[in-house]
Context: one part of a larger RNA
C1' cells in the first nucleotide's frame, strides 16, 4: 500500500410538542396483594398525580344566560367555531386608571421529534488523586576484598669536602618525596561533524587520565513532592522539570479527526443584542414543517400631492478661516524725527466703507438627482387560501468578490461602511489555464436555432467582402522620470486646414560672378570685412554686407548673404488629428495559449457561418392543484448547512403460506425490470437448507477516523 472482517445518535427517568387509541368534567393507578391452565395474564389496591378558579406577600375575597360583525352552509332568516365591544373576579389606588384572570377539556397509554440527568454519537490528551512495586541500571554513603608493566624527574633528610670564631652558605654524593612527567593494563569518550545504525549509542582513527578527590568485585543503606546529586533540573531498571504498576476512569476536552442505503419537496446564515465574550453559547432575524383565520397582498410602472438639507454650489445670508488694493476715521498702543517743554509730524497698527482672490464633517441665503410617505390607475399575485397569527424542528452567528459611492491610510490581493449583483451553496459555453469577468440558472432523451465569443493550422466555423492606416513583428505589460489653465523627443508616415513662393521659372542642385573708394576711422607690435570700440556711407552694377562663418602673427586663402545662366514643376512654413519610432534596464531559455502571420495587425462598414445543459420542437418522468374516476391545467423540478416526506436492504420473532437431492443457500458470467436504494431470471459452481405476505423487535447498511485485527 491493497484485500477481508470489525468499527460511531443507544438505554432509563422526567419535561415538552405532534400523530394514533381509550375514557371524559373527569382521567390514571403506584407499591403491594390474590387467583389461574403460571418465565405470562386476570382481578383487586383510590394512597397519590394532573385537570375542573382565579387574584393577592398575606389576611382574605371570589368569576360571562349581554350586544354587534361574520367563514363554511343556506332561498332567506339565521349562522357551530372565529372576531370586536361590553361585562365580571381579584390586587393596588382617594379616584381615574393599570396588572393578572374569566364565556369549560382534560387525562392515561403508545409512537415519533426535541430538551434534560446520567459515559450519552465514536476515538483522542497533557494532567490530578489513592494504594502498592522498584537502588540487579545509575547517584551518594557504609562493611569487606582485589588491582595499577616499564621508564623519566630527583623534594626533605643524611654523609663527605670546601667555608665560618661558630653558624649560615657552596659543591659533590646518597636518598627516593609528589592529587609530578612519558606510557601499557585499567578508566574515559575530544576529533574525523569518519563509518555503521544490526529490535534502541557499535566499530576505527585521533585524544584525556593512569599512586589517586584513582579503578574495581561482593554484601548492605537511602523511595516518588521522596531519595541521591564536586549542580547538568543530572540520576533513581532503554521511563524523570516529579519513576513504574493498578485503581478513581469510559476523568474532562467550547479543540482536531471520523460518523455506513435511495429518491422526492423546500432551502439558509456569516447580521443585531447579552455573556471573563471574540475557536463558544443564548435571544432575535433568516430556513423548514404543521395548524388556525378567511380577503386581500405589494419587491414593479405611471400620475398627483407631501417630506428632506446630502451632492454640487455659495458666502455683501449667518458662524469660523483667509488674499490684494484704496479711502475715511482714530490717536488707546509700538517705533522714529523735531522741540526746553507743551505739542507737532512720519510710520506700523486699530475701526469702518468700497474693491479683489479663496475655504469648511461639527457654516448654509438658496438647493438637486435619488429616497421615503399618502392616494389613484395599471401590472403581478390570492378562496386551488395569499397577507397575518400560533406551535414543533433547525442550521448559522470566520465570510469573500465585481460595480457605484463614502471614511481611514503614502499605499496594499489593506482596514471600516452603504446599495446592488454574484461566489459561498451554481453545473454548462467563453476568457490559453483561472470561486465570484462576459453569456447563461442544469428533470430525462432526441433534433434544431442562437448568446457571449469566434471562423489560417493545432480546433467547430470566412485564407469572406468594401474603404483606409501601420513596416514597428507595432500588433503585450508597465516602472523610474516629466507634466498637470501650457510642455518629453522625432524632415517616420497619412489626412485636413491656414499662410507664402512659383511658367515674369519657384525649391534643391550645377556653372559663373560675389567688385571699386578702402587696409573705413580708432586702437594696436600688428588689427587689412572677420581681438575690441565708433560709424556703417558712396560708386560701378544683373548682383555683391565697411561683411554671416572658417582661416592668418598680420596679410593671403575658402565659403555665405546677394545676382545671372542652366534645369523644369511644384516648393516652403505652421497648426490639428490618426498611426508609428525613441524614451524602455534583472537575474535558468521564453512566450501573442503555441505554430506562425505583413494580415491571420489596427480603424470604419457589410453579409454568411460556427458556437451552451440558454431558446424552440417532439416524447417521457415527477411535484402542485382540480376531479368520483378517466383525464386535464398552469406553474414548476441547480443546490451546501438544515427542515419535511416516502421508500430499499440486513438479522431475529409471531401468524398465514410456500420452495428444496428432479439440487437450497453460496459463488462466477450474463439478460431483463425499477428514477434509485434494489428486484427477478438464465447458464455454470455447490451439496442442505431457503423464502414470500403481514405484524413486530433491532448490537441494521462502511471508503476514509496518522481507525482495530488478520492476510498478501
Nucleotide at each position: 500500500a491493497c484485500c477481508a472482517g470489525g468499527g460511531a445518535g443507544u438505554g432509563u427517568g422526567c419535561u415538552u410538542a405532534a400523530g394514533u387509541g381509550g375514557c371524559g368534567a373527569g382521567a390514571g393507578u403506584a407499591a403491594g396483594a390474590a387467583u389461574c391452565a403460571a418465565c405470562g395474564a386476570u382481578u383487586c389496591g383510590u394512597a397519590c398525580u394532573c385537570g375542573a378558579a382565579g387574584g393577592g406577600a398575606a389576611a382574605c375575597c371570589a368569576a360571562u344566560a349581554g350586544u354587534c360583525c361574520g367563514c363554511a352552509a343556506g332561498c332567506a332568516a339565521u349562522g357551530a367555531g372565529g372576531g370586536a365591544c361590553a361585562a365580571g373576579g381579584u390586587g393596588u389606588g382617594a379616584a381615574a386608571g393599570c396588572g393578572c384572570c374569566u364565556u369549560u377539556a382534560g387525562u392515561c397509554a403508545u409512537u415519533u421529534g426535541a430538551g434534560u440527568a446520567c459515559u450519552a454519537c465514536c476515538c483522542g490528551a497533557a494532567a490530578c488523586c489513592g494504594g502498592g512495586u522498584g537502588a540487579u541500571c545509575u547517584a551518594u554513603c557504609c562493611g569487606u576484598g582485589g588491582g595499577c608493566a616499564a621508564g623519566g624527574u630527583g623534594a626533605a633528610g643524611c654523609g663527605a669536602a670546601g667555608g665560618u670564631a661558630a653558624a649560615a652558605c657552596u659543591u659533590c654524593g646518597u636518598g627516593g618525596a609528589g592529587g609530578c612527567c612519558u606510557g601499557a593494563a585499567g578508566a574515559g569518550g575530544u576529533u574525523c561533524u569518519g563509518u555503521g545504525g544490526a529490535c534502541a549509542a557499535g566499530c576505527g582513527u585521533u585524544c584525556u587520565u593512569c599512586u589517586g578527590a584513582c579503578c574495581u568485585g561482593u554484601g548492605g543503606a537511602u523511595a516518588g513532592g521522596g531519595g541521591u546529586g564536586a549542580a547538568a533540573a543530572g540520576c533513581c531498571a532503554a521511563u524523570c522539570g516529579a519513576a513504574c504498576c493498578c485503581g478513581g476512569u469510559a476523568a474532562u476536552a467550547g479543540c482536531u479527526g471520523g460518523u455506513u442505503c435511495c429518491u422526492g419537496c423546500c432551502g439558509a446564515a456569516g447580521u443585531u443584542g447579552g455573556c471573563u465574550u471574540c475557536a463558544g453559547u443564548c435571544a432575535a432575524g433568516u430556513c423548514u414543517c404543521c395548524g388556525a383565520c378567511g380577503a386581500g397582498a405589494u419587491u414593479g410602472u405611471a400620475a398627483a400631492g407631501g417630506u428632506u438639507g446630502u451632492a454640487a454650489a455659495g458666502c455683501u445670508a449667518c458662524g469660523g478661516a483667509u488674499u490684494u488694493g484704496a479711502a475715511a476715521u482714530u490717536a488707546a498702543g509700538g517705533g522714529g524725527a523735531a522741540g526746553a517743554a507743551a505739542u507737532u509730524c512720519c510710520u506700523c497698527g486699530g475701526u469702518u466703507u468700497c474693491u479683489u482672490g479663496u475655504c469648511c464633517a461639527a457654516c448654509u441665503c438658496a438647493a438637486a438627482a435619488u429616497g421615503c410617505c399618502u392616494u389613484u390607475a395599471c401590472a403581478u399575485u390570492g378562496u386551488a387560501g395569499a397577507c397575518u397569527c400560533g406551535g414543533g424542528g433547525a442550521u448559522a452567528c470566520g465570510g469573500c468578490g465585481g460595480u457605484a459611492u463614502g471614511c481611514g491610510g503614502u499605499a496594499a490581493g489593506c482596514g471600516c461602511g452603504u446599495a446592488u449583483c454574484g461566489c459561498g451553496a451554481g453545473a454548462g459555453g467563453g476568457g490559453a489555464a483561472c470561486a465570484a469577468c462576459c453569456c447563461a440558472g442544469a428533470c430525462c432523451a432526441u433534433a434544431g436555432u442562437u448568446a457571449a465569443g469566434g471562423u489560417c493550422c493545432c480546433a467547430a466555423a470566412a485564407u469572406a467582402c468594401u474603404g483606409a492606416u501601420u513596416a514597428a513583428g507595432u500588433g503585450u505589460u508597465a516602472a523610474a522620470g516629466g507634466g498637470u489653465g501650457a510642455a518629453g523627443a522625432g524632415u517616420g508616415u497619412a489626412u485636413a486646414u491656414u499662410a507664402g513662393c512659383a511658367a515674369a521659372u519657384a525649391c534643391a542642385g550645377a556653372u559663373a560672378g560675389g567688385a571699386g573708394g578702402u587696409a573705413g576711422g580708432c586702437u594696436c607690435a600688428g588689427a587689412a570685412g572677420c581681438a575690441g570700440c565708433c560709424a556703417u556711407c558712396c560708386u560701378u552694377u544683373a548682383a555683391a554686407g565697411a561683411a554671416a562663418g572658417c582661416g592668418u602673427a598680420a596679410c593671403a586663402g575658402c565659403u555665405c548673404a546677394c545676382u545671372a545662366u542652366u534645369c523644369u514643376a511644384g516648393c516652403u512654413a505652421a497648426u490639428a488629428u490618426g498611426u508609428c519610432u525613441c524614451g524602455a534596464a534583472a537575474a535558468u531559455g521564453g512566450a501573442c495559449g503555441g505554430g506562425a502571420c505583413u494580415a491571420a495587425a489596427u480603424c470604419a462598414g457589410u453579409u454568411a457561418c460556427c458556437g451552451a445543459u440558454a431558446c424552440u420542437a417532439u416524447g417521457g418522468a415527477c411535484a402542485u392543484c382540480a376531479u368520483a374516476a378517466a383525464u386535464g391545467a398552469u406553474u414548476g423540478u441547480g443546490g451546501u448547512a438544515g427542515g419535511c416526506a416516502g421508500g430499499u436492504g440486513u438479522u431475529c420473532u409471531g401468524c398465514u403460506u410456500g420452495a428444496g437431492a428432479a439440487a437450497a443457500a453460496u459463488u462466477u458470467u450474463u439478460u431483463c425490470c425499477g428514477u434509485a436504494a434494489g428486484g427477478a431470471g438464465a447458464a455454470g459452481u455447490g451439496a442442505a437448507u431457503c423464502g414470500a405476505g403481514u405484524a413486530g423487535a433491532a448490537a441494521u447498511a462502511a471508503g476514509a477516523a496518522u481507525c482495530c485485527u488478520g492476510g498478501u
About this RNA:
The part of an RNA shown here (large-subunit ribosomal RNA, domain II) has 712 nucleotides and comes from an archaeon. Rfam family: Archaeal large subunit ribosomal RNA. The prediction has a mean pLDDT of 81.